[in-house]
A computed fold for an 89-nucleotide RNA from Saccharopolyspora hordei, annotated as SAM riboswitch aptamer (S box leader). Rfam family: SAM riboswitch aptamer (S box leader). For this family Rfam cites "The riboswitch-mediated control of sulfur metabolism in bacteria" (Epshtein et al., Proc Natl Acad Sci U S A, 2003). NCBI's taxonomy places the organism under Bacteria, Bacillati, Pseudonocardiales, Pseudonocardiaceae, Saccharopolyspora.
RNA sequence: AAUCCAUCCCGAGCGGCCGAGAGACCUGGCUCAGUGACGCCGCAGCAACCACCCGGACGGGCAGGUGCUAACGCCAGGACCGAUGGAGU
Numbered sequence: 001a002a003u004c005c006a007u008c009c010c011g012a013g014c015g016g017c018c019g020a021g022a023g024a025c026c027u028g029g030c031u032c033a034g035u036g037a038c039g040c041c042g043c044a045g046c047a048a049c050c051a052c053c054c055g056g057a058c059g060g061g062c063a064g065g066u067g068c069u070a071a072c073g074c075c076a077g078g079a080c081c082g083a084u085g086g087a088g089u
Stems, first nucleotide, its partner, number of pairs: 001089001003087006013043005021032003025078005044069003049065002052061003073081001
């Protein structure tokens, strides 16, 4: 990296740094943002895909590896759509 599977209307924020755009891409809308968004770092938290433990199993526990912590992947349409986890040659 090809490919496959599952999930994406639940849940969970503070501090520091930075400084203008951000919400993946296109069109339209809507929203967030100098009362500092987005991003990065730290801490905290949420969840439970994988791992681990118990169990015959449904399932339960834990929180080690990921992930996530505005709005349904923000909404509608579009496309070789995207993201995350697991598998995989």